[in-house]
This is a predicted structure of a 1506-nucleotide RNA (small-subunit ribosomal RNA) from a Chloroflexota bacterium. It matches the Rfam family "Bacterial small subunit ribosomal RNA". The coordinates come from a structure-prediction model, not an experiment, and the mean pLDDT is 84.
RNA sequence: UUUUGAGCUGAGAGUUUGAUCCUGGCUCAGGACGAACGCUGGCGGCGCGCUUAAUGCAUGCAAGUCGAACGGUGAACCCGACUUCGGUCGGUGGAUCAGUGGCAGACGGCUGAGUAACACGUAAGUAACCAACCCUUGGGUGGGGAAUAACAUUGGGAAACCAAUGCUAAUACCGCAUAGUCUUUGAAGUCAAAUGAUUUCAAUGUAAAGGCUUCGGUCGCCCGAGGACGGGCUUGCGGCUUAUCAGGUUGUUGGUGGGGUAAUGGCCUACCAAGCCUACGACGGGUAACUGGUCUGAGAGGACGAUCAGUCAGAGGGGGACUGCGACACGGCCCCCACUCCUACGGGAGGCAGCAGCAGGGAAUCUUGCGCAAUGGACGAAAGUCUGACGCAGCGACGCCGCGUGAAGGAAGAAGGCUCUAGGGUUGUAAACUUCUUUUAUGAGGGAAGAGUAAGGACGGUACCUCAGGAAUAAGCCUCGGCUAACUACGUGCCAGCAGCCGCGGUAAUACGUAGGAGGCAAGCGUUGUCCGGAUUUAUUGGGCGUAAAGGGCGUGCAGGUGGCAUAGAAAGUUUUUGUUGAAAUCUCCCGGCUUAACUGGGAGGGGUGCAAGAAUACUUCUAAGCUAGAGGGCAGUAGAGGAAAGUGGAAUUCAUGGUGUAGUGGUGAAAUGCGUAGAUAUCAUGAGGAACACCAGUGGCGAAAGCGGCUUUCUGGGCUGCACCUGACACUGAGGCGCGAAAGCAUGGGUAGCAAACCGGAUUAGAUACCCGGGUAGUCCAUGCCAUAAACGAUGGAUACUGAGUAUGGGGGGUAUCGACCCCUUCUGUGCUGAAGCUAACGCGUUAAGUAUCCCGCCUGGGAACUACGGUCGCAAGACUAAAACUCAAAGGAAUUGACGGGGCCCCGCACAAGCAGCGGAGCGUGUGGUUUAAUUCGAUGCUAAGCGAAGAACCUUACCAGGGUUUGACAUACUAGUAGUACUGAUCCGAAAGGUGAUGGACCCCUCGGGGAGCUAGUACAGGUGCUGCAUGGCUGUCGUCAGCUCGUGCCGUGAGGUGUUGGGUUAAGUCCCGCAACGAGCGCAACCCCUGUGGUUAGUUGUUUUCUCUAGUCAGACUGCCCCACAAAAAGGGGAGGAAGGUGGGGAUGACGUCAAGUCAGCAUGGCUCUUACACCCUGGGCUACACACACGCUACAAUGGCCGGGACAACGGGUCGCCAAAGCGCAAGCUGGAGCUAAUCCCUAAAAGCCGGUCUCAGUGGGGAUUGCAGGCUGCAACCCGCCUGCAUGAACGUGGAGCUGCUAGUAACCGCAGGUCAGAAUACUGCGGUGAAUACGUUCCCGGGGCUUGUACACACCGCCCGUCACGUCAUGGAAGUCGACAACACUUGAAGUCAGUGAGCUAACCCUUUGGGGGGCAGCUGCCGAGGGUGGGGUUGGUGACUGGGACGAAGUCGUAACAAGGUAGCUGUACCGGAAGGUGCGGCUGGAUCACCUCCUUU
Repeated sequence: UUUUGAGCUGAGAGUUUGAUCCUGGCUCAGGACGAACGCUGGCGGCGCGCUUAAUGCAUGCAAGUCGAACGGUGAACCCGACUUCGGUCGGUGGAUCAGUGGCAGACGGCUGAGUAACACGUAAGUAACCAACCCUUGGGUGGGGAAUAACAUUGGGAAACCAAUGCUAAUACCGCAUAGUCUUUGAAGUCAAAUGAUUUCAAUGUAAAGGCUUCGGUCGCCCGAGGACGGGCUUGCGGCUUAUCAGGUUGUUGGUGGGGUAAUGGCCUACCAAGCCUACGACGGGUAACUGGUCUGAGAGGACGAUCAGUCAGAGGGGGACUGCGACACGGCCCCCACUCCUACGGGAGGCAGCAGCAGGGAAUCUUGCGCAAUGGACGAAAGUCUGACGCAGCGACGCCGCGUGAAGGAAGAAGGCUCUAGGGUUGUAAACUUCUUUUAUGAGGGAAGAGUAAGGACGGUACCUCAGGAAUAAGCCUCGGCUAACUACGUGCCAGCAGCCGCGGUAAUACGUAGGAGGCAAGCGUUGUCCGGAUUUAUUGGGCGUAAAGGGCGUGCAGGUGGCAUAGAAAGUUUUUGUUGAAAUCUCCCGGCUUAACUGGGAGGGGUGCAAGAAUACUUCUAAGCUAGAGGGCAGUAGAGGAAAGUGGAAUUCAUGGUGUAGUGGUGAAAUGCGUAGAUAUCAUGAGGAACACCAGUGGCGAAAGCGGCUUUCUGGGCUGCACCUGACACUGAGGCGCGAAAGCAUGGGUAGCAAACCGGAUUAGAUACCCGGGUAGUCCAUGCCAUAAACGAUGGAUACUGAGUAUGGGGGGUAUCGACCCCUUCUGUGCUGAAGCUAACGCGUUAAGUAUCCCGCCUGGGAACUACGGUCGCAAGACUAAAACUCAAAGGAAUUGACGGGGCCCCGCACAAGCAGCGGAGCGUGUGGUUUAAUUCGAUGCUAAGCGAAGAACCUUACCAGGGUUUGACAUACUAGUAGUACUGAUCCGAAAGGUGAUGGACCCCUCGGGGAGCUAGUACAGGUGCUGCAUGGCUGUCGUCAGCUCGUGCCGUGAGGUGUUGGGUUAAGUCCCGCAACGAGCGCAACCCCUGUGGUUAGUUGUUUUCUCUAGUCAGACUGCCCCACAAAAAGGGGAGGAAGGUGGGGAUGACGUCAAGUCAGCAUGGCUCUUACACCCUGGGCUACACACACGCUACAAUGGCCGGGACAACGGGUCGCCAAAGCGCAAGCUGGAGCUAAUCCCUAAAAGCCGGUCUCAGUGGGGAUUGCAGGCUGCAACCCGCCUGCAUGAACGUGGAGCUGCUAGUAACCGCAGGUCAGAAUACUGCGGUGAAUACGUUCCCGGGGCUUGUACACACCGCCCGUCACGUCAUGGAAGUCGACAACACUUGAAGUCAGUGAGCUAACCCUUUGGGGGGCAGCUGCCGAGGGUGGGGUUGGUGACUGGGACGAAGUCGUAACAAGGUAGCUGUACCGGAAGGUGCGGCUGGAUCACCUCCUUU
C1' cells in the first nucleotide's frame, strides 16, 4: 500500500368496530438524572451535594510580602567604658510596630443576572497594536537639587478622622550631562498588490538607583533589539424563536480636516454629500451565558450545557474615572439610589454570586472542622510569611461500583397459617436438628507508602496484616385483569375505593381492602417530575394531499428554482493528494495501578462543508463561437353557444281596448282564501310592454376558469391541420404582485311582462313562524362602480418523456377507390367508455393515470373549541383574507364486510287480506285479572307469547295468608354420648275450642356364643326444618318466532382481511323439494320418509256381539309409485288433463319443533350455588281469609225467539269409566232422591236416557207460553261440619235483554256452525278442560292493500341493531376564555426640565518648594475655585408594548334519568349539502345560483357478450 477479516448495527404492544383493513391520535414496556417524596436501611471504595431569592446577612477566616530600598521606635543577647554596684552611657544586634517606597492585589476563588452580540465556536488577519514579571542579546548606570510621611507640638471631633506649625530619609520626586539599531521630520535607493518593509544620510527629542557582600561577586536600575507567555482590535463561516414585528436608520452611510487611543475605526467633533440595511428576514418582541461535551438514538438527529476544562459576563442597583504593563478593579476610590448598622443628631460605617455559618424562599442541597505535609500561587537573595486555592476529614443510600446478611446435609413432608370436592393441597428442605465456615461487625496486637532533603505527615494509630470467640451483628420494597412475570380466600356492594391506557366496583370482584401464596428487584424498592427513545407522529436518511387532514377558483408574470444537441477553454461546485489546525479531559480499542469493580495512569484511534497549496475534468457551472428535435414566427387552409357592440324576428305569458257570451271560475290529497252579474273564466280582433330564445340539441362544440345557445352586421382573442420558409434554447414552473372571477348582496340612475326571499291571507297540524294554495315587495333585466366568495368539483396544480389493446364520437390531413358521394386503411388533435401490466387501505385509476420518472409551485400533521377570538390588510356595508390559545375528549375518520332496519325496490308464502259462515264488543250470569278494600283478602303469570293461566276442581283439610292458643333436637332423616326395665306400648281421669298438658291401669318384641347387642324411649351434642330472598348465579322443563325453510361444516377456490363462494342464477315445489347451469365438490342438523290412528281388500285367530253370511275385536299381508296415456316445456325436474282404482299426486289426522332469539317463564312441582331465620321466617291447633266490591278488562255460558218455545209419541251413536266402585229389575216420592239388592274386577253386568232430527198438537209476534237473572218458602244429597261459602229438586217470584259503536276473533270439508255424550280432578261441588260421535254448509275473483314470514337487491351516521341514532334553543351547576366604562402595575423608548461624581475644554484677580527664563520685581509652569459640553438618577407629559383586575356581556366545553320541538342518518317521511340574502322560540324555513357526496321508476346515449 492492497486485499481480507474482526468489531458494531434498527423488536413491539394496548386502545375507534359486531367483526375487518387503513388512516390517525393517545398510552405503555427502555435508558438517563445535581433530583424530590413514601416505606425500609449492614459495610466499604470513588464521586456528587441551593437547579428556588444575582434575596438579606451576625461571627470568624479567605492577600499579602519585602528591614538585602528608606527614616524612625528599638526587646533579649554580646562587647566596651563608667559606677554610688542600684545601674548609666556608647557600640553591636536586630525581634517587633506603624509609616515612606517596591512588587502583588487585574491571578486564584464564586456566580450566570445581563447579553441574540465578533459574546462564543472555528479558521484567518493585524503592512493598525500592547506587553510588568521570565529568557537571549547590545550598550549604559556620571554629577546635582528640592520636598514629604512617619515623628514632635498645638487644636477640632462622640466617632470616623481632620487641620495647622516644625524636623527627616530613600531604589519616592525633579533638573543637567551623555547615548542609540529609539522618537519625529526631510532626502535618496531597493522590495512590495497594499497606506508599508528595509538601507543610507541629515536634523531633532529623550535615560538611569541603588542595596548586600566573604570584595570574588550578586541582586537591582536605564536605553535599545529579539523571543516566550499573555492580551487588544478586525474579518469569513456556524449555532434559538416569532411576519398576528415589514419596513428600519440621522452619527445614521460615506468623505475631508481635527481630536482621541497602545492601535484601526463616526470612537468623538466641525463641514460636505445622501446615503446605508432589508423577504438569503432588516427593525422590533420573546427566550437564552457560549463551547469542549452530557443524555438518548442503529444512525441521521433530538434534548441539555450540574460537577471537570476553555471563553465571556457580573460583584447590592446605576454611573464615573484614578492608579497601573494590565482594571474602569468581588474582599480599591468618588457620586446617586435602595437597604442595614453606629451616633453625643452635628455626622459616620457597610456590601459572603470567597470558605464555613444564619435567616428567608423552597419538594430540595452539608461542618461556623484539620492542615499548609503534598500540588500550585504572591512577596522575598534566602530563611520564611501568607494562601477557606488546595490536600484531607465530617454530614447525606444523592449516584456509580464491590461485599455481606451464612454453607452442606436434613421428610414423620412436624407444628402453625392458608385453602379444600374433607381425600388432600400449599407454605416446604423451608424450619427444627447434625456438621462446617468466619467475609463483615466486635475485641486484642502489629502498622505503612505518600518525603526529591538531615529533620518535619493534616489525613492517621488510617489503609493493610495477625490472632480470638461466636451463626453469631445485618432484608426490605413493589407488584400479581390485559399490555406484563406472578391467584386464591374473606370483607365490601357503583359504597369505600383503584386507575399509565383500556377500564374495575350495582351480593359469588384473580382489578377495591385484608390474609395466605406467588412474581420482580434488592440495601434498596416504589412514586412523582424532566429529557431522548419507541414516534417513519415534521419523514435528508424516511411520509403524504380522488374519497381518511391536505391542490391555491382561474390565469398572467418579476424575483427565485430547474433546463435540449455538439465543440473549445476556465476550474467555482465535485473528486483526490499534501501541509496545518481541530487544547486537555471525555468517547472507542490495547496495555497497566488500587485484592475486583467503580475509579485511575500510559499508548493508539476517532472527530470539521475549517484554512492553505498542488492535481484531475466525466457531470453541473461560467466564457466563447455553433446546431435545430423544445419554443416562437411565416404562408395556406379549417371548425366553433369564445368575447364586445349595434340592429332585428317570431312563439308564449300578462295587461289594455272592443266584440261574442253567461254563471261560474280557479285551485287542491280534499278544500278554502282569491276572481266573477259593476259580466269573470272561455273565445275573436287590435294594441302595449318586458324578459327569455321551443324544435335543431348530441357524455356535441368553444373558452384559463367563472361561463357561453333566435337571426344579421362590425370589431376582436385563442385552437387545430398542412408546408418545413425564418429566429436559434428565446424554455418550464412561479413566492409576492397584477388581472379575471357563478349566484346572492351593495351604491347611483333606468326598467319591471313573468317569477319571487320578506310580508299578508287560506289550508294542514297538538302547534306549523314550514311543506300545499291565493296574493305580493326587494330582487331577477340594462348602464356604471363595488364585492371576491361557492360541493368555484374530475373534491385529482402545471410542464415534459415513456409504457399492451379495443370501441364510439367532434375537427383536419394523407392513401385507396369511384363519374361522384360512401365504404376501407392510416395520421394529428379533442371528447367518452371497457379494460393488459402496474398502482391503491379498499373503492377504484388505468396513454385524458391515481402507472413509471424528472422539474417547479401550493397545501397537510388527532377530534372539538375554530372557516372562531385578538391584531393587521381590504371593503360604503354585508363581510372577505390572514389566523391562535386556554380548556376538553380517547377517540374523530376512510373503504369495505356481516346483520338489522327503511313511510326503498323486486319475487314468494300463510284464514294475512279478499270472498263467505258463525261470533266477540251491547244485556244478565259464570270464571279469571287489574284496581280498591281488608287483620288477611297467600304467591306467581303481564303485548302478541298473562288474564276458565299454575289450579285435572279453596266449606275443614288443601293453605303457603291473618288473629289467637301452644311446642322447641322439634311433624321428618342420620350419627354419637349418657341413661332407661314395670321400659316401649296402652292411654282411664281432670283442664282446654282443639293442639297440648297431666298421667291411673294393663303391659311387651328380635338376635344371642347368655357376656351382650338391636329396636324403642328419655336427656344432650352435631343437626333437622323454611312455599324465606335471588329464574339477573343455575339444572331440568316450557312458551314464542314456527312445522317457518331454513342453519351450518370439511376440502378447494376468491379476497391483505372481516368475509365470500357452496346456499346465488334459470325453472319447479308444501319444502335449501327436485332438475339444469355454475369454482366448486361433498357432508351434517332441519324438510320428506320411517312410527301411530283412520279410509279398501285378502288372510289368521276369536272370547263376551249376533247366531253365523256377517259385523266387530286383535294381528298379519296387499294396495299408491306421477306406475300408465295425452299435452306443452329445455330430450331435465316438475306441471295440466285422463284412465284404472276404496283412495291420486304429502289421501285425511296425529306424534315429531334445526342453528338460534326474547338475561322470555318457573328457586311455589322437583333439584340446586350463594345469602338469610333458628324458643322462629320452623312445627301443631281452632277460627277467619283466598269467595270482599263505586269500577275496568279478558275468556265463556244463556238469550233476545216462529229455521222458535212448550206438550205428547217414537228412532239412530261413539269415545270412555266402574269393587272404599258402577249399580239393574221392582217399589215409594210431583221431583231431587230414597228403599232395594240381581249382576259385574267387565266386548259378558252397570253407568246408558243420547240430543238435535222425525210424527202429532199448541202458542201467533207480544218483553209474549221468548228470556230465565234475582228473591222467598219447602225439600233432597255429600260430608265431623254446607252461617260466612256447595250442588240438586218443587212451588212462587219473573230483572236486563227486541241481534249489539269504533273495532276485533275463529274457520277452506266431514271443516265451520248446531247437537248431545263420556272422562279426569273429585266425599261433594263445571258454563272450564280433555276426548267422542250425530246433523252438516257457504266461499276463495285474486295478491293492490293490513299483519307475520322467506329469498334477492339497494341506502344507512343503526350494531343494546328504528322502542336505533341524533340536532338546536331554554333552565341549573362547574370550568377556562373573548369584549367592556374603567382601574392597578411592569417594560422599552420619546419630549421638556433638573442634574451628582467625573473626564475633557475654558477661565483661573486666590495659592504655589524643585525645573526654565529673568531686569530678581516677576513670568512660564502647576493647583484650588468657577464656568461650559457630556452625564447616572429624579421630575413632568403624551403616546407605545405587555400583564393583572373589572359591574355587565358574548359565545365555548363538560355535567345522572330537566323543558320544547324533530332538523339530520332509510326516498328520514319536503332528497341532502352548499355560497349568499331575508325571516323565525329552537333545531331551521324560503328565495337565487351551484354540487351528487341522492333513493326509486322510465327514457336516451355508451359499454360488454353473442